This is a predicted structure of a 381-nucleotide RNA (Bacterial RNase P class A) from an Actinomycetota bacterium. The source organism's lineage runs through Bacteria, Bacillati and Actinomycetota. A source record names the gene rnpB. The prediction has a mean pLDDT of 77. The RNAcentral record of the sequence draws on ENA. Rfam family: Bacterial RNase P class A. Rfam's curators write: Ribonuclease P (RNase P) is a ubiquitous endoribonuclease, found in archaea, bacteria and eukarya as well as chloroplasts and mitochondria. It is annotated as a ribozyme.

RNA sequence: GGAGCCGGCCGGGCGGCCGCGGUCCCGGUUCGGGAUCGAGGAAAGUCCGGACUCCGCAGGGCGCGGUGCUGGGUAACACCCAGGCGGGGCAACCCGUGGAAAGUGCCACAGAGAACAGACCGCCGAUGGCUCGAUGACGGCUCGCCGCCGAGAGCACAGGCAAGGGUGAAACGGUGAGGUAAGAGCUCACCAGCGCGAGGGGCGACCCUCGCGGCUCGGCAAACCCCACCGGGAGCAAGGCCAGACAGGGACCGGACGGCCCGUCCGAUGGUCCCGGGUAGGCCGCACCGAGGGUCGCGGAGACGAGGCCCCCAGAGGGAUGGUCGCCGCCUCGCCCGCGAGGGUGAGGGACAGAAUCCGGCUUACAGGCCGGCUCCUCCA
Numbered sequence: 001g002g003a004g005c006c007g008g009c010c011g012g013g014c015g016g017c018c019g020c021g022g023u024c025c026c027g028g029u030u031c032g033g034g035a036u037c038g039a040g041g042a043a044a045g046u047c048c049g050g051a052c053u054c055c056g057c058a059g060g061g062c063g064c065g066g067u068g069c070u071g072g073g074u075a076a077c078a079c080c081c082a083g084g085c086g087g088g089g090c091a092a093c094c095c096g097u098g099g100a101a102a103g104u105g106c107c108a109c110a111g112a113g114a115a116c117a118g119a120c121c122g123c124c125g126a127u128g129g130c131u132c133g134a135u136g137a138c139g140g141c142u143c144g145c146c147g148c149c150g151a152g153a154g155c156a157c158a159g160g161c162a163a164g165g166g167u168g169a170a171a172c173g174g175u176g177a178g179g180u181a182a183g184a185g186c187u188c189a190c191c192a193g194c195g196c197g198a199g200g201g202g203c204g205a206c207c208c209u210c211g212c213g214g215c216u217c218g219g220c221a222a223a224c225c226c227c228a229c230c231g232g233g234a235g236c237a238a239g240g241c242c243a244g245a246c247a248g249g250g251a252c253c254g255g256a257c258g259g260c261c262c263g264u265c266c267g268a269u270g271g272u273c274c275c276g277g278g279u280a281g282g283c284c285g286c287a288c289c290g291a292g293g294g295u296c297g298c299g300g301a302g303a304c305g306a307g308g309c310c311c312c313c314a315g316a317g318g319g320a321u322g323g324u325c326g327c328c329g330c331c332u333c334g335c336c337c338g339c340g341a342g343g344g345u346g347a348g349g350g351a352c353a354g355a356a357u358c359c360g361g362c363u364u365a366c367a368g369g370c371c372g373g374c375u376c377c378u379c380c381a
Stems, first nucleotide, its partner, number of pairs: 001377010012328007020038008040352001044363002047361005052235004059262004064231005069083005084097005098226002103224002105220003120165002122161003127158002129155004139149003173191006192216002194213008239284004248275006254266003292311005298305002330349008
């Protein structure tokens, strides 16, 4: 210098004028003044997990749903950290993740056969069958005939085989030797995989070594299923309080637990449903005290934890957080100056988006820019 990998961060700044909302204070009465605070890294999607509230104090079983290598972190998680194994990359690094050897099911098209496999082409025809053959077959010697040699030969019907070809994303280990009619883990050696056993290491996933067994066993679990763990339901329109209005009537006996059962609890001044009538207000929850933010060192490999100090930090229910101007800064283009690094000037651009009970995550969107660490190649000293 080039190519790349990973992580973190910013997402305009200052000032003038006008404007909006919350809180506090003052004047004062529905207005004015002052002080102070006022969006985001995703406030988004509402996909997970919790806090909180109500249903009953949150029980048991079945069912259903979720998660899914191991260990740790956390209030919890489908999140995070560290590791194992497999795959990709020269590498930094990235991606994946229970069980298919418990059972059932599925595997398009093509293909004979798609999972206790199969036989289209092909190989063989040992065995059985048929035909020919000592009246010499088939074959050989011979250019050929004659002649000589002398006992089997042919067909591929039954049948055997799975080596080779072919189909496919995938065809039931690989190489070599033996073996056979032809073949084949059929047998053997080595290699690969799997299973079992023993020893060793690790908390564990798992790893290493040795031995044995021809065991060779495809893929899909986001198909059913199996195993382990977790989950009661509904959600701030939860829910509570106050004020006000109205007109009652009918049916049923259960309800709380809303998939079912059991169990428990409550229950006629009650409850459920239907028809009719009334209301369409205010306050709390809800916004300062929290799984809160910042900072400092400590423990830990890390996620994170415990602690000291400091701070209080948006908030409505017609829903605020904005507009404009100037200067500076960034990017793009044009022109001018300069050998050049660069400087001046004019125009244009400046993203995604926007709280609504709160918090922890994940995912998605994003103009432009900054910082740190690491890998590979090349050059120079």